[in-house]
Context: one part of a larger RNA
RNA sequence: UUGGGUGUAAAGCACUGUAGAUGGAUUUUUAAGUAUACCGUCAAAUCCAAAGGCUCAACCCUGGAAAGGCAGUGAAAACUACCAAAUUGGAGUACGGUAGGGGCUGAGGGAAUUUUGGUGGAGUGGUGAAAUGAGUAGAGAUAAAAAAGAACACCAACGGUGAAAGCGCUCUGCUAGGUCGAAACUGACAAUCAGAGAUGAAAGCUAGGGGAGUGAAUGGGAUUAGAUACCCAAUAGUCCUAGCCGUAAACGAUGAAUACUAGGUGUUAUGCAUAUUGAUUCGUGUAGUGCUGUAGCUAACGCGUUAAGUAUCCCACCUAGGAGUACGUUCUCAAGAAUGAAACUU
Numbered sequence: 001u002u003g004g005g006u007g008u009a010a011a012g013c014a015c016u017g018u019a020g021a022u023g024g025a026u027u028u029u030u031a032a033g034u035a036u037a038c039c040g041u042c043a044a045a046u047c048c049a050a051a052g053g054c055u056c057a058a059c060c061c062u063g064g065a066a067a068g069g070c071a072g073u074g075a076a077a078a079c080u081a082c083c084a085a086a087u088u089g090g091a092g093u094a095c096g097g098u099a100g101g102g103g104c105u106g107a108g109g110g111a112a113u114u115u116u117g118g119u120g121g122a123g124u125g126g127u128g129a130a131a132u133g134a135g136u137a138g139a140g141a142u143a144a145a146a147a148a149g150a151a152c153a154c155c156a157a158c159g160g161u162g163a164a165a166g167c168g169c170u171c172u173g174c175u176a177g178g179u180c181g182a183a184a185c186u187g188a189c190a191a192u193c194a195g196a197g198a199u200g201a202a203a204g205c206u207a208g209g210g211g212a213g214u215g216a217a218u219g220g221g222a223u224u225a226g227a228u229a230c231c232c233a234a235u236a237g238u239c240c241u242a243g244c245c246g247u248a249a250a251c252g253a254u255g256a257a258u259a260c261u262a263g264g265u266g267u268u269a270u271g272c273a274u275a276u277u278g279a280u281u282c283g284u285g286u287a288g289u290g291c292u293g294u295a296g297c298u299a300a301c302g303c304g305u306u307a308a309g310u311a312u313c314c315c316a317c318c319u320a321g322g323a324g325u326a327c328g329u330u331c332u333c334a335a336g337a338a339u340g341a342a343a344c345u346u
Base pairs, nucleotide, nucleotide: 004318005317006316007301008300012315015197016196020192022190024087026085027084030081032080033079034076036074037073038072040070041069048064050062052060053059090189091186092185093184095181096180097179098178102175103174104173106171107170108169109152113147114146115145116144118142119141124133160167161166204244205243206242207241208240209239213238214237218233219232220231221230255314257312258311259310260309263292264291265290266289267288268287269286270285271284272283275280296303297302320345321344328339329338330337331336
């Protein structure tokens, strides 16, 4: 390297999509692949088989076989490919419904916080217990007014939606996708995808705003052997706008697509049929999302029509530590990211 693998042992990249390799059913053409026959060639030595020569053997010698590769010629046409035609089941378009925290945008809402002026008058807060803190310059409590920023209790679900990251107060406008139905149109237009592009939590960075709450760092108060934990305060950050960064246990630790392979039981969306005045009931079909479980698989745990089962196809990746390190290169304002060895040890 191959064989073998990738839920947990090493190993799956979230999307779009180019080259590439792969591709539904039917008929025709060609003969590139394919399979077949013949022919040429594949130096000698070597190897193999048969004779012969050294007293045997190794060794030597003679003629032969073999060289499965390459090229040529003929005939074959099932499969792949090519040519041409036609097909509707895959895929898509149009049509009729429908669910949704999908995205962007502009308005509105209540609670907590703070401030102001009332009422009131000694405590409050915090902890294991305290103290620092704030408070007679009137706190905490109580009722009213105002301000500003951020997040949206209950509903809430094992539920919905999005490719993933993610998305949840209410309403307007713009907009993308899904799914069900029916069967009008196109007629294989498909699946996957190196490179490439777009997206990408939190933290972090640049410039300008904003700053209620929270809160790395830091200061103070305790406790303790110590106390970087606890308590009080509090900066950056957290929020917005415009850019950058490009990473996470970015997890279902499970790549995408298609087909097949027992059931049972929930739930979301939707269609048909049945019964009913009706809410609804019962049966059944799609598309999701859960639990349980047969066969099978698995080292076991477990997975089990949402497969880790049975198969096909395409991509990515793995092969002890050293090491995601060194060096080089590319990208970045930086932090760093991406690519990515070897010696040596075992």